[in-house]
A computed fold for a 72-nucleotide RNA from a Pyrinomonadaceae bacterium, annotated as transfer RNA. Its Rfam family is "tRNA". Model confidence (mean pLDDT): 81 of 100. The RNAcentral record of the sequence draws on ENA.
RNA sequence: UCCGGGAUCGUCCAAUCGGCAGGACGCCUCACUUUGGAUGAGGUGACGAGGGUUCGAGUCCUUCUCCCGGAG
Numbered sequence: 001u002c003c004g005g006g007a008u009c010g011u012c013c014a015a016u017c018g019g020c021a022g023g024a025c026g027c028c029u030c031a032c033u034u035u036g037g038a039u040g041a042g043g044u045g046a047c048g049a050g051g052g053u054u055c056g057a058g059u060c061c062u063u064c065u066c067c068c069g070g071a072g
Base pairs, nucleotide, nucleotide: 001071002070003069004068005067006066007065010025011024012023013022019055026044027043028042029041030040031039048064049063050062051061052060
């Protein structure tokens, strides 16, 4: 320098043909308990950055940043 893959709640992982971003763990509150833990109920919280297409983008196009692999 070129090619391919990837970046989503604090962490790990989903999201169909472009149509309300979901789950588990964590954290918070409550119940239970002498306390803690366990259990149960509820809540919290995210699409790497800019631009474009579209009525509508995590998803499509484009530029950049970072990570992994390959070629030279």